[in-house]
RNA sequence: GGGAGUGUAGCUCAGUCGGUAGAGCAACGGCCUUUUAAGCCGUAGGUCCUGGGUUCGAGUCCCAGCACUCUCA
Numbered sequence: 001g002g003g004a005g006u007g008u009a010g011c012u013c014a015g016u017c018g019g020u021a022g023a024g025c026a027a028c029g030g031c032c033u034u035u036u037a038a039g040c041c042g043u044a045g046g047u048c049c050u051g052g053g054u055u056c057g058a059g060u061c062c063c064a065g066c067a068c069u070c071u072c073a
Base pairs, nucleotide, nucleotide: 001072002071003070004069005068006067007066010025011024012023013022019056027043028042029041030040031039049065050064051063052062053061
């Protein structure tokens, strides 16, 4: 330098054919327990990597860029 993939909650990841974003773990509160752990219930937490475009509407489609991974040279 060429090609491919990934980027979404603190972490690991879903998100179908474009229709107002979710799970598990973690955090916080409560119940239970002599206490801790475990278990159960609940709460909070998001500029969906960045900037544009298309559209009534974009995590999703298009373009450019950035970071990382793999691969070829």
The RNA shown here (transfer RNA) has 73 nucleotides and comes from a Sedimentisphaerales bacterium. The prediction has a mean pLDDT of 80. It matches the Rfam family "tRNA". About the family: Transfer RNA (tRNA) molecules are approximately 80 nucleotides in length. The family's RNA type in Rfam is transfer RNA.